The RNA shown here (c-di-GMP-I riboswitch aptamer) has 78 nucleotides and comes from Dethiobacter alkaliphilus. The coordinates come from a structure-prediction model, not an experiment, and the mean pLDDT is 89. The model forms 94% of the base pairs in the Rfam consensus.
């Protein structure tokens, strides 16, 4: 140096929920706020799920904090 495994210490994100803004909508941003997270960091490739709009099965989205996949990372004894 990896790799597994932990998360003491340092630290990190931030769910309901309310509030302001944006979509038809599902939802998403922001500031508040913690339920809980060792990937609760990125990714929309595969699935469930959800929404529009046709209409029997299609298309377009949403959703990573539903799994499964990928890529990346902070510290450490053994």
């Nucleotide at each position: 140096g990896g790799g597994c495994u932990u998360g003491g210490a340092g630290g990190g994100c931030a769910a309901a929920c309310a509030u302001g803004c944006c979509g038809c909508g599902a939802g998403g941003c922001a500031a508040g706020g913690a339920c809980g997270c060792a990937a609760a960091g990125c990714c929309a490739g595969g699935g469930a799920u959800c929404u529009a709009a046709a209409u029997u099965u299609u298309u377009a989205g949403a959703c990573a904090g539903c799994c499964c996949g990928g890529c990346u990372g902070c510290a450490a004894a053994a």